[in-house]
Molecule: c-di-AMP riboswitch aptamer (ydaO/yuaA leader)
Organism: soil metagenome
RNA sequence: UGCCGAGUCUCCGUCGUCCCGACGACGGAGAGCGGGGGAACCACCUUGCGGCCCUUAGGCCGCCGGGGCGAAUCGCAGCCAUCUGCUGCGUAGCGCCACUUUCCGGCGCGAGCCCGUCAGCUCACCUCGUAGGCAUUGGAAAGGGGA
Repeated sequence: UGCCGAGUCUCCGUCGUCCCGACGACGGAGAGCGGGGGAACCACCUUGCGGCCCUUAGGCCGCCGGGGCGAAUCGCAGCCAUCUGCUGCGUAGCGCCACUUUCCGGCGCGAGCCCGUCAGCUCACCUCGUAGGCAUUGGAAAGGGGA
């Protein structure tokens, strides 16, 4: 200086360093950005197994479940094979190539974590986060900016 990402900015208090104004740590308050829950209307009102009640309809209990952040889904093959896990090749989708956009060309990602039987959308309203990790710079056109 730039990139992924919501993850930036301002102010107050205490402490420390250097030094008289900054920096850092901790604790707070706001702004901005990002996420979750949450009416009406609409949508949905379900699948399987077992047990009990019951004339039927149906009800109750238990087990499978279900959901969120994120681009990060899905498929095939191989290995290990008890479950499982690992590897490779693709893929929905995502990011970068240093002003912006478009085209060509190229490179990379395609993870991980959380809730805990529960949540569709959703006004008002309620609530949470504001981290972490890195090093890309080819061409053409149009526009813009600067010297």